[in-house]
RNA sequence: UACUUGGUAGCUCAGUCGGGAGAGCAGUCGAUAUUUAAUCGAUAGGUCGCAGGUUCGAACCCUGCACAAGUAA
Numbered sequence: 001u002a003c004u005u006g007g008u009a010g011c012u013c014a015g016u017c018g019g020g021a022g023a024g025c026a027g028u029c030g031a032u033a034u035u036u037a038a039u040c041g042a043u044a045g046g047u048c049g050c051a052g053g054u055u056c057g058a059a060c061c062c063u064g065c066a067c068a069a070g071u072a073a
Stems, first nucleotide, its partner, number of pairs: 001072006010025004019056001027043005049065005
């Protein structure tokens, strides 16, 4: 320098070809009673890396930038 992959909740990750942003664990509250726990129920938590573009509508498509891992020179 070029190319590939990746980024979504505190953590690990789905989101299969554009329309509801989600799961598990962790957190909070409650129930239960086997009492630092487990189980069950409820709940909070996200400008989907950043900026633009396309579209009625973008986490998803396009462009640029920064970052992480890797490959080549």
Record summary: A computed fold for a 73-nucleotide RNA from a Cellvibrionaceae bacterium, annotated as transfer RNA. The coordinates come from a structure-prediction model, not an experiment, and the mean pLDDT is 80. The source organism's lineage runs through Bacteria, Pseudomonadati, Gammaproteobacteria, Cellvibrionales and Cellvibrionaceae. Rfam family: tRNA. Rfam's curators write: Transfer RNA (tRNA) molecules are approximately 80 nucleotides in length. Gene Ontology term of the family: triplet codon-amino acid adaptor activity. RNAcentral holds the sequence, with entries from ENA.